[in-house]
RNA sequence: UCCCGUGUAGCUCAGUGGUAGAGCGGAUGGCUGUUAACCAUUAGGUCGCUGGUUCGAAUCCAGCCGCGGGAG
Numbered sequence: 001u002c003c004c005g006u007g008u009a010g011c012u013c014a015g016u017g018g019u020a021g022a023g024c025g026g027a028u029g030g031c032u033g034u035u036a037a038c039c040a041u042u043a044g045g046u047c048g049c050u051g052g053u054u055c056g057a058a059u060c061c062a063g064c065c066g067c068g069g070g071a072g
Stems, first nucleotide, its partner, number of pairs: 001071007010024004018055001026042005048064005
């Protein structure tokens, strides 16, 4: 320098054009002599950044940035 993959909640990841979700973790309550476990409820997101396409973009396109891999 070029090519490929990847970036979404605190963590691990789904979601491939039409209201952003799960598990774990956090908070509150229940249960229990207490803790753990279990049950219920709940908070938490400029979907890496900037543009473009579209009635509508996490999703499609372009550039840039971070991370991983490959080629030279």
Transfer RNA from a Candidatus Saccharimonadia bacterium, 72 nucleotides, folded computationally. Its mean pLDDT, the model's own confidence on a scale to 100, is 81. It was read from a public genome assembly.